[in-house]
Context: one part of a larger RNA
RNA sequence: GAACGAACGCUGGCGGAGUGCUUAAUACAUGCAAGUCGUGCGAGAAAGCAGUCUUCGGAUUGAGAGUAGAGCGGCGAACGGGUGAGUAACACGUAAGCAACCUGGCUCUAAAUUUGGGAUAACCUUGCUAACGCGGGGCUAAUACCGGAUGUGGUCUAUAUUUCACAUGGGAGAUAGAUUAAAGGUGACCUCUACUUGUAAGUUACUGUUUAGAGAUGGGCUUGCGGACCAUUAGUUUGUUGGUGGGGUAAUGGCCUACCAAGACUACGAUGGUUAGCCGACCUGAGAGGGUGAUCGGCCACAUUGGGACUGAGAUACGGCCCAGACUCCUACGGGAGGCAGCAGUAGGGAAUUUUGCGCAAUGGACGAAAGUCUGACGCAGCAACUCCGCGUGAGGGAUGAAUGCCUUCGGGUUGUAAACCUCUGUUGAGUGGGAAGAAAACAUUCUAUGCUAAUAUCAUAGAGUAUUGACGGUACCAUUCGAGGAAGCUCCGGCUAACUACGUGCCAGCAGCCGCGGUAAUACGUAGGGAGCAAGCGUUGUUC
Numbered sequence: 001g002a003a004c005g006a007a008c009g010c011u012g013g014c015g016g017a018g019u020g021c022u023u024a025a026u027a028c029a030u031g032c033a034a035g036u037c038g039u040g041c042g043a044g045a046a047a048g049c050a051g052u053c054u055u056c057g058g059a060u061u062g063a064g065a066g067u068a069g070a071g072c073g074g075c076g077a078a079c080g081g082g083u084g085a086g087u088a089a090c091a092c093g094u095a096a097g098c099a100a101c102c103u104g105g106c107u108c109u110a111a112a113u114u115u116g117g118g119a120u121a122a123c124c125u126u127g128c129u130a131a132c133g134c135g136g137g138g139c140u141a142a143u144a145c146c147g148g149a150u151g152u153g154g155u156c157u158a159u160a161u162u163u164c165a166c167a168u169g170g171g172a173g174a175u176a177g178a179u180u181a182a183a184g185g186u187g188a189c190c191u192c193u194a195c196u197u198g199u200a201a202g203u204u205a206c207u208g209u210u211u212a213g214a215g216a217u218g219g220g221c222u223u224g225c226g227g228a229c230c231a232u233u234a235g236u237u238u239g240u241u242g243g244u245g246g247g248g249u250a251a252u253g254g255c256c257u258a259c260c261a262a263g264a265c266u267a268c269g270a271u272g273g274u275u276a277g278c279c280g281a282c283c284u285g286a287g288a289g290g291g292u293g294a295u296c297g298g299c300c301a302c303a304u305u306g307g308g309a310c311u312g313a314g315a316u317a318c319g320g321c322c323c324a325g326a327c328u329c330c331u332a333c334g335g336g337a338g339g340c341a342g343c344a345g346u347a348g349g350g351a352a353u354u355u356u357g358c359g360c361a362a363u364g365g366a367c368g369a370a371a372g373u374c375u376g377a378c379g380c381a382g383c384a385a386c387u388c389c390g391c392g393u394g395a396g397g398g399a400u401g402a403a404u405g406c407c408u409u410c411g412g413g414u415u416g417u418a419a420a421c422c423u424c425u426g427u428u429g430a431g432u433g434g435g436a437a438g439a440a441a442a443c444a445u446u447c448u449a450u451g452c453u454a455a456u457a458u459c460a461u462a463g464a465g466u467a468u469u470g471a472c473g474g475u476a477c478c479a480u481u482c483g484a485g486g487a488a489g490c491u492c493c494g495g496c497u498a499a500c501u502a503c504g505u506g507c508c509a510g511c512a513g514c515c516g517c518g519g520u521a522a523u524a525c526g527u528a529g530g531g532a533g534c535a536a537g538c539g540u541u542g543u544u545c
Stems, first nucleotide, its partner, number of pairs: 001545004006541005013391006019384002021349001026347003030344003035075003040072002049062005082302003092226007101219002106215008114148004123138006153180007161172004184207006193200003228274003235265003240262008277299004281292004304325005327338004355381001357380003363377001364375004394424004405414003428486001429482006444466008489534005494515003500529005510517002
């Protein structure tokens, strides 16, 4: 000199863009943060309202409404969001390999979608319990569950063939045998078929389901190289190192197991200890380097502590399950409930870090055919000079150099064009009015054309038209009125280092980054006047180069 997720002191007008628990991975009150689908399925209320009857108590019907709220089932919940405790490791970065692998949803291709069965929740009834909740009996559905058929195909075995290669080997087609699938839903129509009415066991469109193949995407595994400190850590290791058989996995492998051999690592630093998430990047520097790893992006790890599996295409399963520990809460003492390192917020710790806000209008995500629902992701607003950038606090004129203050050699000098005063301007501010701006393209609906079709249905694609949707927000912006009015401080002045005098004090009080200053004329302490620097900031402290 530069920088910061900064803090502290004094001061503080506005706007834009960003950033905001670095400490206790401490404990958490409250609300919200993951739902959705009735075009998978069976069932299905009530209030208030209206009608009729009435013994005035009520009964019944309609509509509310096939709505609400539950239940079975599907998909999602493994994403998104948070944190950096652990980890010195194939965790990360980079470059390769897998002839040793998996991949839901998505896209394309081929084929199929056949025939049966038994349950169960909801519901009704009944019982136990303080609660959480748990049983018994009865009824019922499905794209829930379980059989059979078929096999384009797939898998395995056997037989030969061909081709490729990088050691184990890989690919392709042929024959024979074994084994292996499925689920429907919605809309429309009468051309074919059946009844001869407009309906389906028919046709058609969309969507789903099943079996395969390919792609894309995402992951898994292996390896070369690279990036911390300590030798005041020198030896370490028994599933250890390798082999064979077996098991396990999507897959290789001591990953696991039995047997066999005795190996393996190490001064090019093993083992042990300490510290630490890694990177793109960020800061500094002419560079080489050095330091850092906040925000944003990629990867990893974790979710009160430790362990475990289940489900699933996929699990570190934050807002899933089980067990154990600590803690908190409820309890009828028998037993139960919980997990903010999601967004706000509270306590605590600390020098120190924000609102228990608005909205799904946009972008993105989940579900759904869609309308749409959900979304503390996200978009916005609020708080904080925390950072960067921009603007303002007025402009021009004005000497008899007024007054005041300070200094003085008492002549004067300085404050100082500074003020007063005159002429203006209106950034900003305050008031009034306008501003339904932009952020918006989609979706929906109508028409036209093309394709599918028996069809002018429906559906898909393309084009044209129409209508609707904004949290921010009456915000930005514009116009107009008023009026210099509301808007300047902080540090320093001995040298380094730009800027000097007076008074007070008298090695005292004090200053200080280094040198040093102060013991009676202190440009170094304190105050005043004057000056220098930066400026909505200025200084100090901390840290890095």
RNAcentral holds the full RNA, with entries from SILVA.
The part of an RNA shown here (small-subunit ribosomal RNA, 5' domain) has 545 nucleotides and comes from a metagenome.
It matches the Rfam family "Bacterial small subunit ribosomal RNA". Rfam links the family to the GO terms structural constituent of ribosome and ribosome.
The coordinates come from a structure-prediction model, not an experiment, and the mean pLDDT is 80.